[in-house]
Context: one part of a larger RNA
């Protein structure tokens, strides 16, 4: 001196933070990832328009026009948000490799965008089943699938220059070879698609180094250690095989038991050091519990598939259905943590040409003295000193300029008028703020509505009186208390802090 605090008493107001440390327990309800009609087939509301009917303001068919979406189909769901269970590890921090390696969207650059083709959803019908969710026939389109052609380029092989750091590495090096590309939309503009190359981001993998306790844990290891060959991976690698060697590690502490995300940074110190990892940021890890993979540029995926368990919940008993450690919420548990609020207006983030649509991220706001700041409960005058109170040596001291009572002021709270900034974009004008009629500013009325807490032996600033009489109690240490207690309880009065104060637990 510090706290994500608790508990006990008290409690005006604003800023700005912070708020399940326990049960990685169990969840009722609503939201949290959508989005493009400028990829596509249908589907066709409004409104104009034509024509027909008559009840003269309604039906009814035609065009036109495109609102609206369930389906294909693209691109996002691998960001974001949560949380700390596992994890003593290249997990983390830090410095380096990568001549072992990927990178969707995005920049910059070179070609290039020729010709076919056959399904299917959707719909329509007929059908299962309580549901969930199917099955079966037909019909159709696409930037969906897929054949062919062309190829600057990649891959293989030969071989030249040049460089290096062991495998190499490079030259739009030169010849050959085989296999592989592509989609249109909108039309005024753009936009998209295949293929090289370069870049930027993001990522994977590798090693130096660094940082817990325990020898009442001394040995440990067979995929082990290291090699050849095959496999896989984006890549290296015993990463996995099959064979061959026996070998790796270890008292500089393996191996195994405890306990823990890491860190930047936070307390504290004068530093060295010591503790600790709340909020913010940066990495990790995990999503009921194990276990797998599928898709994709990226996952082995928190609101995605399969399988198994454990619990829940529906059921027509055959069968199904979920996973708040997203943001509110409830129940448990604990000494203890908050609204089932508002807005997309900023900022960002997906989609989309663009309006825009979505977003419990964010940006407000609500509750809580939880923490720090800041302001306020008034100011000046007022008596050799009022009432009361306590004390007394009865004389008087003290509460005390404190109250009354005079002058004045109006912060904050109240009320009343005015009232933004934050807004850039985007929109033809027009218009667009959730916070909010808040902040701010002015006028008004009236001191008017605004103080407690602990403590007063000694440390440690603050003393008397009365109750009680080793009782009641106090206590942090040392000790008070058995008949005058400054140490217990109570009055008075004092000393400390102050919208707080004390207490308790923790850490330096």
């Nucleotide at each position: 001196g510090a706290u994500g605090a608790a508990c006990g008493c008290u409690g005006g107001c604003g800023g700005c933070g912070u708020g399940c440390u326990u049960a990685a327990c169990a969840c009722a309800u609503g939201c949290a990832a959508g989005u493009c009609g400028a990829a596509c087939g249908a589907u066709g509301a409004a409104g104009c328009u034509c024509c027909a009917g008559c009840u003269u303001g309604c039906u009814g068919g035609g065009g036109u026009g495109g609102a609206u979406u369930a389906g294909u189909g693209g691109c996002g769901a691998a960001c974001g948000g949560g949380u700390g269970a596992g994890u003593a590890a290249c997990a983390c921090g830090u410095g380096a490799g990568u001549a072992a390696c990927c990178u969707g969207c995005c920049c910059c650059u070179g070609a290039c965008u020729c010709u076919g083709g056959g399904a299917u959803a959707a719909g329509c019908g007929c059908u299962g089943g309580a549901a969930a969710c199917g099955g079966u026939g037909u019909c159709u389109a696409a930037u969906a699938c897929u054949g062919g052609a062309u190829a600057u380029g990649u891959g293989c092989c030969a071989u030249g220059g040049c460089c290096g750091c062991a495998u190499g590495g490079u030259c739009u090096g030169u010849g050959g070879u085989u296999g592989g590309a592509a989609a249109g939309a909108u039309u005024u503009u753009u936009u998209g698609g295949u293929u090289g190359g370069g870049g930027a981001u993001g990522g994977g993998c590798u090693c130096g180094c660094g940082g817990c306790c325990u020898a009442u844990c001394a040995g440990c290891u067979u995929g082990u250690u290291g090699g050849u060959g095959a496999g896989g991976u984006a890549a290296u690698g015993g990463c996995u095989u099959a064979c061959c060697a026996a070998g790796g590690c270890g008292u500089c502490g393996a191996c195994g038991g405890g306990u823990a995300g890491c860190c930047g940074g936070c307390c504290u110190g004068a530093g060295a050091g010591g503790g600790u990892g709340a909020c913010c940021g940066g990495c990790c890890a995990c999503a009921c519990u194990g276990g797998g993979a599928c898709u994709g540029a990226g996952a082995c995926a928190c609101g995605g598939c399969c399988c198994a368990g454990a619990c829940u919940c529906c059921u027509a008993c055959g069968g199904g259905a979920g996973g708040c450690a997203g943001c509110a919420g409830u129940g448990g548990g604990g000494a203890a943590u908050u609204u089932u609020g508002c807005a997309c207006a900023a900022u960002g983030g997906g989609c989309g040409g663009a309006a825009g649509c979505c977003u419990g991220a964010u940006g407000c706001a609500g509750c809580a003295a939880c923490g720090c700041c800041g302001c306020g409960u008034g100011a000046g005058g007022g008596a050799u000193g009022a009432c009361g109170g306590c004390c007394u040596u009865c004389g008087g001291g003290u509460u005390g300029u404190a109250a009354a009572c005079c002058u004045c002021u109006u912060u904050u709270a109240g009320u009343a008028g005015g009232g933004a900034a934050g807004a850039a974009g985007c929109u033809u004008u027009u218009g667009u703020g959730a916070c909010g009629g808040u902040a701010c500013c002015u006028g008004c009325a009236g001191a008017a509505a605004a103080a407690g807490c602990a403590c007063c032996g000694g440390c440690u600033a603050a003393c008397u009186a009365c109750g009680u009489g080793c009782c009641a109690g106090c206590a942090g240490c040392c000790g008070c208390g058995g008949u005058a207690a400054u140490a217990c309880g109570u009055a008075g009065g004092g000393u400390g802090c102050a919208a707080g104060c004390g207490u308790u637990a923790u850490c330096c």
A computed fold for a 508-nucleotide part of an RNA from an uncultured bacterium, annotated as small-subunit ribosomal RNA, 5' domain. Its Rfam family is "Bacterial small subunit ribosomal RNA". Model confidence (mean pLDDT): 84 of 100.